A computed fold for a 74-nucleotide RNA from an archaeon, annotated as transfer RNA.
RNA sequence: GGGCUUGUAGCUCAACCUGGUAGAGCAUCGCCUUUGCAAGGCGGGGGCUUCGGGUUCGAAUCCCGACAAGUCCA
Numbered sequence: 001g002g003g004c005u006u007g008u009a010g011c012u013c014a015a016c017c018u019g020g021u022a023g024a025g026c027a028u029c030g031c032c033u034u035u036g037c038a039a040g041g042c043g044g045g046g047g048c049u050u051c052g053g054g055u056u057c058g059a060a061u062c063c064c065g066a067c068a069a070g071u072c073c074a
Base pairs, nucleotide, nucleotide: 001073002072003071004070005069006068007067010026011025012024013023020057028044029043030042031041032040050066051065052064053063054062
């Protein structure tokens, strides 16, 4: 320098291909249960989806560029 993959909640990941209310588990907070703790049950909060631009009535999703990480080639 070039090819490919990836970037979404504090963490690990779905949703993308096929545009239409952003989700799960763990963590965290509250409540129930206990003399108390743990475990268990119920509930809540937490994201302008890496950044910029384009297409569209509408973009996490499609297109272009940039940045970052991984991997391969040189």

Its Rfam family is "tRNA". Rfam classes the family as a transfer RNA.